[in-house]
Molecule: c-di-GMP-I riboswitch aptamer
Organism: Sutcliffiella cohnii
RNA sequence: CGUACGAAAGGGCAAAGUCAUUGAAAAAUGAUGACGCAAAACUAUAGGGGCUAAGGGUUAACUAUGCUAGCCAGUUACCGAA
Numbered sequence: 001c002g003u004a005c006g007a008a009a010g011g012g013c014a015a016a017g018u019c020a021u022u023g024a025a026a027a028a029u030g031a032u033g034a035c036g037c038a039a040a041a042c043u044a045u046a047g048g049g050g051c052u053a054a055g056g057g058u059u060a061a062c063u064a065u066g067c068u069a070g071c072c073a074g075u076u077a078c079c080g081a082a
Base pairs, nucleotide, nucleotide: 005080006079012037013036017032018031019030020029021028022027035070041075042074043073047072048071049068050067051066055063056062
């Protein structure tokens, strides 16, 4: 120095719930709140999975052009004990 790994230190993020706003919904954003996270940083015009179904539809099934990376994944990265 690189790869793997995750002790310590400093700091970081923030699940559920509640309130407000937006949205057809899923969900998102802000506040509050901490379940957890060593990538819980970024990426949904690339891959798989999951959620929703306004619109379409025979009004049933189904369907993403809507979401989700805190499901996997891809890319980049702080610190340095064993």